[in-house]
Context: one part of a larger RNA
RNA sequence: UGACGGGGGCCCGCACAAGCGGUGGAGCAUGUGGUUUAAUUCGACGCAACGCGAAGAACCUUACCAGGGCUUGACAUCCACAGGAUUCCGAGGAAACUCGGGAGUGCCCGCAAGGGAACUGUGAGACAGGUGGUGCAUGGUUGUCGUCAGCUCGUGUCGUGAGAUGUUGGGUUAAGUCCCGCAACGAGCGCAACCCUUACAAUUAGUUGCCAGCACGUAAGGUGGGCACUCUAAUUGGACUGCCGUUGACAAAACGGAGGAAGGCGGGGAUGACGUCAAAUCAUCAUGCCCCUUAUGUUCUGGGCUACACACGUGCUACAAUGGUCUGUACAGAGGGAAGCGAAGCCGUGAGGCGGAGCGAAUCCCAGAAAGCAGGUCACAGUUCGGAUUGCAGGCUGCAACCCGCCUGCAUGAAGUCGGAAUCGCUAGUAAUCGCAGGUCAGCAUACUGCGGUGAAUACGUUCCCGGGCCUUGUACA
Numbered sequence: 001u002g003a004c005g006g007g008g009g010c011c012c013g014c015a016c017a018a019g020c021g022g023u024g025g026a027g028c029a030u031g032u033g034g035u036u037u038a039a040u041u042c043g044a045c046g047c048a049a050c051g052c053g054a055a056g057a058a059c060c061u062u063a064c065c066a067g068g069g070c071u072u073g074a075c076a077u078c079c080a081c082a083g084g085a086u087u088c089c090g091a092g093g094a095a096a097c098u099c100g101g102g103a104g105u106g107c108c109c110g111c112a113a114g115g116g117a118a119c120u121g122u123g124a125g126a127c128a129g130g131u132g133g134u135g136c137a138u139g140g141u142u143g144u145c146g147u148c149a150g151c152u153c154g155u156g157u158c159g160u161g162a163g164a165u166g167u168u169g170g171g172u173u174a175a176g177u178c179c180c181g182c183a184a185c186g187a188g189c190g191c192a193a194c195c196c197u198u199a200c201a202a203u204u205a206g207u208u209g210c211c212a213g214c215a216c217g218u219a220a221g222g223u224g225g226g227c228a229c230u231c232u233a234a235u236u237g238g239a240c241u242g243c244c245g246u247u248g249a250c251a252a253a254a255c256g257g258a259g260g261a262a263g264g265c266g267g268g269g270a271u272g273a274c275g276u277c278a279a280a281u282c283a284u285c286a287u288g289c290c291c292c293u294u295a296u297g298u299u300c301u302g303g304g305c306u307a308c309a310c311a312c313g314u315g316c317u318a319c320a321a322u323g324g325u326c327u328g329u330a331c332a333g334a335g336g337g338a339a340g341c342g343a344a345g346c347c348g349u350g351a352g353g354c355g356g357a358g359c360g361a362a363u364c365c366c367a368g369a370a371a372g373c374a375g376g377u378c379a380c381a382g383u384u385c386g387g388a389u390u391g392c393a394g395g396c397u398g399c400a401a402c403c404c405g406c407c408u409g410c411a412u413g414a415a416g417u418c419g420g421a422a423u424c425g426c427u428a429g430u431a432a433u434c435g436c437a438g439g440u441c442a443g444c445a446u447a448c449u450g451c452g453g454u455g456a457a458u459a460c461g462u463u464c465c466c467g468g469g470c471c472u473u474g475u476a477c478a
Base pairs, nucleotide, nucleotide: 001478002477003475004474005473007472008471009470010469011468012467013466015462016461019426020425021424022423023422026317027316028315029314030313031312032311033310034308035307042053043052064303065302066301067300068299069298070297073127077126078125079123080122081121082120083119086103087102088101089100090099091098092097107116108115109114129292130291132290133289134288138286139285140281141280142279143277145275150189151188152187153186154185155184156165157164158163169180170179171178195269196268197267198266200237201236202235203234204233205232206231209227214224215223216222240263243257244256245255246254247253319419323378324377325376326375327374328373329372335366336365337364340359341358345354346353347352385416390411391410392409393408394407395406396405432454433453434452435451436450437449438448
């Protein structure tokens, strides 16, 4: 100087408390451990691994296993020789591939011969190739403490020196934020602001919106007409403790009020200092060294990654009447669409099929939002709750759904009556609850990322648990 203390002081955080809803019990989905296996590829392991890499394993992916093939190779550059780029057929085979046969020329220079480019085959070697090892050799990227308020430097001063001072102190703040003081005076990286979005208004602009005012029509902004409004998307304004009062040290600031769409950082996002964890990643990529080279490379078929006594994590659905079910009826936002979205109409109980209008989309489509509201029914029961499991019959995608996809109908109806010890999230348009969309994607979503609808309760307080910041104290630790 740090680090640590079941030392002290001050302060903060859904850290506790106060509340609301969960997890832990059930069934299922998914990840992991373990076990099994020819293989169940690899990585990730307290917080910060475990719906994680994977924004989607039937083949492919695929790295694993079994078997069949290849050896200058699936891919790159160079050399020689041959050729007729390309395409079709037959045989063997699970395919890869092997063997055999046929058709047929083009591009550039050139009259032609020929040469060249590209491509194919053969041969020789230089080489290719490796998701093989080492993240404790590395770059890059990322997590975490933590959006915590800290981390440092120059000059000066003090100290033999390590170092100190500044950065401590009194107030204040979300903040090393600001004010005052002070052997310090300044400065840098962080904080804040500048950026995006949301909340209000104006201007500009109208193939969306409106009968607002008129006309036609009435099923409809459908038409004429009009940009007033809504909206869209660009520019500008607006909030600064600016104004008033009180407190304060005549400061910084705090509290209350006015005006205002918004008030004291308005809400949300992006943004992550010096560093810590030899943290994670050699399997995104790059890369040193080591290793393989008829194999640890490469190709194909099939299998596996989907196994199952069990254990854990994360979720979904429930256990019901604030509910289930039936009928009718209302209101979003944000997205996506051309090898695409696919309307009307018709067929089917349905998944879906036929159909093909319109739309590269403020114009058409996906597209019925759902909870809600109105009415009927069920009367507390393992039930008209719950839907697992299984049987049968179908639909879709795809070369192909046996291993191993999704969906529909009929039948079947399991556990489950609110969950021990323990434990998690959340402070407002939040929690809870309801649906919608997107990426991935041929197909496959209870996951993920977004979007809106309905919409709470509670916070006395900081003694205690956890984590963090500043000052101080002890130390046999560095």
This is a predicted structure of a 478-nucleotide part of an RNA (small-subunit ribosomal RNA, 3' major domain) from an archaeon. Its Rfam family is "Archaeal small subunit ribosomal RNA". The literature on the family includes a 2002 paper in BMC Bioinformatics by Cannone et al., "The comparative RNA web (CRW) site: an online database of comparative sequence and structure information for ribosomal, intron, and other RNAs". Its mean pLDDT, the model's own confidence on a scale to 100, is 85.